[in-house]
This is a predicted structure of a 1521-nucleotide RNA (small-subunit ribosomal RNA) from a metagenome. It matches the Rfam family "Bacterial small subunit ribosomal RNA".
RNA sequence: AGAGUUUGAUCCUGGCUCAGAACGAACGCUGGCGGAGUGCUUAAUACAUGCAAGUCGAGCGAGAAAGCGAUUUUCGGAUUGUGAGUAAAGCGGCGAACGGGUGAGUAACACGUAAGCAACCUGCCCCUAAAUCUGGGAUAACCUUUCUAACGGGGGGCUAAUACCGGAUGUGGUUAUUGAGAUGCAUAUUUUGAUAAUUAAAGGUGACCUCUACUUGUAAGUUAUUGUUUGGGGAUGGGCUUGCGUACCAUUAGUUAGUUGGUAGGGUAAUGGCCUACCAAGACAGUGAUGGUUAGCCGACCUGAGAGGGUGAUCGGCCACAUUGGGACUGAGAUACGGCCCAGACUCCUACGGGAGGCAGCAGUAGGGAAUUUUGCGCAAUGGACGAAAGUCUGACGCAGCAACUCCGCGUGAGGGAUGAAUGCCUUCGGGUUGUAAACCUCUGUUGGCAGGGACGAAAUAGAUGUAUGCUAAUAUCAUACAUUUUUGACGGUACCUGUCGAGGAAGCCCCGGCUAACUACGUGCCAGCAGCCGCGGUAAUACGUAGGGGGGCGAGCGUUGUUCGGAAUCACUGGGCGUAAAGCGAGCGUAGGCGGGUUAGUAAGUUAGAAGUGAAAUGUAUCGGCUCAACCGAUAAUCUGCUUUUAAUACUGCUAGUCUUGAGUAUGGAAGAGGAAGAUGGAAUUCCAGGUGUAGCGGUGGAAUGCGUAGAUAUCUGGAAGAACACCAGUGGCGAAGGCGGUCUUCUGGUCCAAUACUGACGCUGAGGCUCGAAAGCUAGGGGAGCGAACAGGAUUAGAUACCCUGGUAGUCCUAGCCGUAAACGAUGGACACUAGAUGCUGGAUGCGUAAGAUGUUCAGUGUCGUAGCUAACGCGUUAAGUGUCCCGCCUGGGGAGUACGCUCGCAAGAGUGAAACUCAAAGGAAUUGACGGGGGCCCGCGCAAGCGGUGGAGCAUGUGCUUUAAUUCGAUGCAACGCGAAGAACCUUACCUGGCCUUGACAUGGGAGUGAAAGUUUUCAGAGAUGAGAGCCUUUCCUUUUGGAACACUCCACACAGGUGCUGCAUGGUUGUCGUCAGCUCGUGUCGUGAGAUGUUGGGUUAAGUCCCGCAACGAGCGCAACCCCUAUCCUUAGUUGCCAGCACGUAACGGUGGGAACUCUAGGGAGACUGGCUGGAAUAACCAGGAGGAAGGUGGGGAUGACGUCAAAUCAUCAUGGCCCUUACGGCCAGGGCUAGACACGUGCUACAAUGGUUGGUACAACGGGCUGCUAAGUCGCAAGGCUAUGCCAAUCCCUAAAAACCAAUCUCAGUUCGGAUUGAAGUCUGCAAUUUGACUUCAUGAAGUUGGAAUCGCUAGUAAUCGCGGAUCAGCAUGCCGCGGUGAAUACGUUCCCGGGCCUUGUACACACCGCCCGUCAAGCCAUGAAAGAUGAUAGUACCCGAAGUCGUUAUUCUAACCUUUUGGAGGAAGACGCCUAAGGUAAGAUCAUUGAUUGGGGCUAAGUCGUAACAAGGUA
Repeated sequence: AGAGUUUGAUCCUGGCUCAGAACGAACGCUGGCGGAGUGCUUAAUACAUGCAAGUCGAGCGAGAAAGCGAUUUUCGGAUUGUGAGUAAAGCGGCGAACGGGUGAGUAACACGUAAGCAACCUGCCCCUAAAUCUGGGAUAACCUUUCUAACGGGGGGCUAAUACCGGAUGUGGUUAUUGAGAUGCAUAUUUUGAUAAUUAAAGGUGACCUCUACUUGUAAGUUAUUGUUUGGGGAUGGGCUUGCGUACCAUUAGUUAGUUGGUAGGGUAAUGGCCUACCAAGACAGUGAUGGUUAGCCGACCUGAGAGGGUGAUCGGCCACAUUGGGACUGAGAUACGGCCCAGACUCCUACGGGAGGCAGCAGUAGGGAAUUUUGCGCAAUGGACGAAAGUCUGACGCAGCAACUCCGCGUGAGGGAUGAAUGCCUUCGGGUUGUAAACCUCUGUUGGCAGGGACGAAAUAGAUGUAUGCUAAUAUCAUACAUUUUUGACGGUACCUGUCGAGGAAGCCCCGGCUAACUACGUGCCAGCAGCCGCGGUAAUACGUAGGGGGGCGAGCGUUGUUCGGAAUCACUGGGCGUAAAGCGAGCGUAGGCGGGUUAGUAAGUUAGAAGUGAAAUGUAUCGGCUCAACCGAUAAUCUGCUUUUAAUACUGCUAGUCUUGAGUAUGGAAGAGGAAGAUGGAAUUCCAGGUGUAGCGGUGGAAUGCGUAGAUAUCUGGAAGAACACCAGUGGCGAAGGCGGUCUUCUGGUCCAAUACUGACGCUGAGGCUCGAAAGCUAGGGGAGCGAACAGGAUUAGAUACCCUGGUAGUCCUAGCCGUAAACGAUGGACACUAGAUGCUGGAUGCGUAAGAUGUUCAGUGUCGUAGCUAACGCGUUAAGUGUCCCGCCUGGGGAGUACGCUCGCAAGAGUGAAACUCAAAGGAAUUGACGGGGGCCCGCGCAAGCGGUGGAGCAUGUGCUUUAAUUCGAUGCAACGCGAAGAACCUUACCUGGCCUUGACAUGGGAGUGAAAGUUUUCAGAGAUGAGAGCCUUUCCUUUUGGAACACUCCACACAGGUGCUGCAUGGUUGUCGUCAGCUCGUGUCGUGAGAUGUUGGGUUAAGUCCCGCAACGAGCGCAACCCCUAUCCUUAGUUGCCAGCACGUAACGGUGGGAACUCUAGGGAGACUGGCUGGAAUAACCAGGAGGAAGGUGGGGAUGACGUCAAAUCAUCAUGGCCCUUACGGCCAGGGCUAGACACGUGCUACAAUGGUUGGUACAACGGGCUGCUAAGUCGCAAGGCUAUGCCAAUCCCUAAAAACCAAUCUCAGUUCGGAUUGAAGUCUGCAAUUUGACUUCAUGAAGUUGGAAUCGCUAGUAAUCGCGGAUCAGCAUGCCGCGGUGAAUACGUUCCCGGGCCUUGUACACACCGCCCGUCAAGCCAUGAAAGAUGAUAGUACCCGAAGUCGUUAUUCUAACCUUUUGGAGGAAGACGCCUAAGGUAAGAUCAUUGAUUGGGGCUAAGUCGUAACAAGGUA
């Protein structure tokens, strides 16, 4: 510090996710030691048991027992001493208000911070002044009696005090009156006088005899000490008040009657509506009152670079609470955790009458929960209460125990050790890896075990002794200080040290697709599963599971889950945005607020600087130090960014006072304008009405129909009526804030601009709330209604058509008055001001030049286009900013849910404004790029259409396919690009299929062992369907050699490796092939442009069959394609001349190159020539090129072939072959016989033959080329009607044969018929091939003579030697083509043209497509799941209002009863207590409402869910933008 994820790719926006750190954690696996910390976050739920607050005999009275001893005894006991003035209890004092726990409540002066109290209190403690005199009456304990189950209580009797109550004194205090002084901050505070009234006390202990009294020594004396009392001061602790800070919700906007203030009184320690009476009507609130929700606050802790964000465990400060609610008492202090009273709930006891209790103290229990410890030891230390002290008490505290809960430290060994052991795993089988790892050798001893030693923490207090000082009469005592000595340890026989034993007892967890370090094998097969995000898994998974495999990370831990911060600049103060990504209010006016021109003076609030106080300690940081280090602990320093006070400065801002003119405004003179309102008025058009003319249609559409019209329409003419809108002018022209505004005239009226002067003197900008305006539609009431026209009706279209089109047509559109308040109200761009290049139009002014005209100059205001810098993600913006700055307002924070629900406000309604959440997704989105696509555009091409010729589709047959059937009908090919295809030829074989019979190292290959010398071959017999099995005969290998043997070869047998598979996967593959397409395209290097994907080049203007060529150009070049080079063919030349040829010469024949000969011609097959837009004319841009003509055998690629770019279709093929993986192995392998691939209701493709006279039949006569031939082609002859047979000749081929070419031509016949067309089908008889023609061959003859009379929708081929038509040859092959591959003969028609259909190329445009239109995608319905709204209601909670009842209790009233202290005249009084009454009031009750939550039949929409239904709304002009 970043990374992953939207796309085919890119940039941006934007969310989601990850890597880090942390935790009072929990869970899973694992677990050696030590140190320091931490440990109910949930039920402030309920609690058994024990302990957690007592102490003082030096305040007081009283006062045991056991035991021990003594005396005595009738041995029962009694007395006495000690125990002991002890225990226990009581009166009294102090403490119990601290310490400890918890966080329920509390949004508050609760807390933090800083101040104030001139409005206060303060026990114990310290200092100081003064005092401590004199009396009295009770009471508990105790004794006795009594009630009660208990807890407890009553009566009687005795007694003490530092308990209680009088009296005295008054340094003082307080109050009242009254002087004087000082001070301050308003009330006031304070000092010092005078007078009057009022107001205290308690003793205890030790010592002593100087004084006094007795006089022994003691005391009422003295003294010390400690208490007590009245004051003053301090310290400490508290109380109250105030400034500032302190969560969320405005879908909480108004709240408040003791409320706000005053006066008087009460109350309090004290101010105060704190309380009461009266008076006034205030007080708070958009700077957020009131209400609701949540929450203890802080120092600090976690995170972060910081600013911030989150948290408030442990430690520390404050607050609040103590079962729930209320209340007071005591006290210095409480409204009191381990006190009291009352009420409620709960638990326990009970004799049913009544009682007892409060762990949010420490342990512990139950419950809840994912989850949190021992019913431990000790007061040794620190601290606290009491005490004079010893000491007692102390679950505070110190320690120990449990827990890897956290942090820190240590260990589980170290060095050497290669046959690179074994094992495991992988493997290309060679090896690699595990791996110096182990074994083995040499060491060490942390830790651990055992043994021995053994702490620091202890200082005090106190006692004893001594010394000194003080008090004093005193060498008592006491106090203080010092010295010596004695005494005290829970932890703990722990830490630590020493010795010894011995590598011995001590390693796991997670991960390995990317992010993110780290890979292999097997298993599984969209299953099981994984997953933080993206995403893995459908038979070769580095992503699932496993691994004694390998690797990475951390390590006594490792992972997971949860939470917080970070990354996230993703709420942006630091530090973001708003044209199109989310985001500018529809517009203006204007309140509060915010901001604000020049200058002078003052002030000093903000601001800046210094100083002072405070900011507790701990924490954090730095340095140093202590535990062996560290964690941990200590010391010191700085920090604690804050607040307060004060001094100073005065630049800026503010404030006050003045002044200025440039901002703003006013006045004057001009100017333009659909600016607004009202009134008046005009013509054209439309419709309607009346009349005339006139006749059959009009109207409407893509085409029609509905409709109108013979009752006279449409058309046309005349007249009239009505309403609405204002052609031309008219213009990115004008005006207005926006919405918006358009005939003409008049009236009223708003704003703007220009020019020049004068005036005011900052009067300004923005603007939360608020107010006003605000298109269309809609609403209310009343008018109006020509045209248009939602709804509606009809006609069409359509599968449907509740639409688009047509004919009608109501609301409405218009006017008046009033609502509504919204729009893509858009420049998708808030307002104001300033600055920052220009160019060029237009509008309105002013001005210069010029006589005028004006491409004329300058300037102000407006309105457009282009464009520099700059900005922007890009597109684009660009003085009219989206640039650079300032000020103010509004708004945004992923998509969906949703502008929805609920609530509220507004509205007559429609609805508008405000405006969530649950849930769900990992995207949604912007701009631009490349493609693809479009029922977008432009250009161009192709037998693509058109123009033609001939077919297919109808018939019969052949052949292939589908489907069906079958034991099997083997398999593959399936739009074009499968279907006479693989198959250039299934009777057996082929053959892969089926049935049956056989074989198992195998039909075939390699290797080992044994045997044989044969085997093989050949002849042959038997059984069998055959495979096969059992025999017989002939035959008797080669080489080396030491002559034993060995090697080779062949066969048999045996065992195992293996063979074998037309079994699967063409979606694991190679190779091969098809197709787009012989279409003209596809790319690269360098450069340039762009943030980038990419672009440029390759686009453009021409041209071409062509990315062919030319020109231009930020491109310049190059490659694969095109073309050419190759083959055939068309012309010529040359060479050669047999088997081919024969012109001329000769011979010969019935005839024939038959013969001599020739080399001319044809031909054959080698080599050349020729054609290149080369030349001419014209066009074009002086180009490329095109058109024409010439010459030429051939002319613009002459014709044909071969040749197939980058790529597309997961195209075809595992059955040509090869091959990974998987599968079978007495079978999915091998052999054999028979069957099947040839089936058949049917459907389709491709063909053949026809339907006839351009023909059939018969006879006759011509003319080819390509090819093939020895297991062959076969002449001639001969037989047969024929297929063919017999015999025989030539030819291994320019020699012989196949070989007749056929159509054609000549002649005859048939005469339009199901025929002399057509030949299917069937019968009979044959021929040939072959081992074999039954399933199932071809052919021949005779007989039979079916359908069919030119073929619906639709569809195919072909542009010239082509189509059509005619025959011939070949491959395969024993035989079997109507198929396939070739060959020649005869030989046309048509092409205007490119609108349309199909396919393709280039450019451009749109796109929500990129699996790319066979795309994407919307809504209803149906199914499942989820959350949520409404709902008759129901249930619960909370806070209030009104009323009723009203405990305890304070306060007040009263005087019914009782009454020790004092007074008294002895009667009573004062005072007190109880009782009664009153106010207030907790809980409770009643009533009507409010708010919140849960639930609710039913219901509404929403979301999600591979393959449901209906349509096709959107994306292309998405087919109606």